[in-house]
Molecule: FMN riboswitch aptamer (RFN element)
Organism: uncultured Eubacterium sp.
RNA sequence: AUCUCGGGGCAGGGUUUGAUUCCCGACCGGCGGUAUAGCCCGCGAGCUUUAUGUGUUAAGUCACAAAAGGCAGAUCUUGUUCGAUUCAAGAGCCGACAGUAUAGUCUGGAUGAGAGAGAU
Numbered sequence: 001a002u003c004u005c006g007g008g009g010c011a012g013g014g015u016u017u018g019a020u021u022c023c024c025g026a027c028c029g030g031c032g033g034u035a036u037a038g039c040c041c042g043c044g045a046g047c048u049u050u051a052u053g054u055g056u057u058a059a060g061u062c063a064c065a066a067a068a069g070g071c072a073g074a075u076c077u078u079g080u081u082c083g084a085u086u087c088a089a090g091a092g093c094c095g096a097c098a099g100u101a102u103a104g105u106c107u108g109g110a111u112g113a114g115a116g117a118g119a120u
Base pairs, nucleotide, nucleotide: 001120002119003118004117005116012024013023014022026105027104028095029094030043031042032041033040038093039092046071047070048069049068052065053064054063055062075091076090077089078088079087097108098107099106
């Protein structure tokens, strides 16, 4: 430099006109680091303020992009060990935005973007 890859999950039941959204219960876990990690450190996706740029408007009027900044989840106990909030055993907890009967799991932005991984 080119190419390829790069996210999983409500079984069964209850209430209801209506819910995979509520209730019982079930299920899932991106990437790098480190003794093997959803919950230790960091990154990504998401939201947001804005220098500035492009287009646009009667007008910083509106739209898009956006360096940089900001916001954003969750773990303990015992054991093994030189060493583990990573392993074993046990008990817990967490999950962007928009739509819809209130959603980590449905539908949508997304045949997108991307931390990164691999090949030549």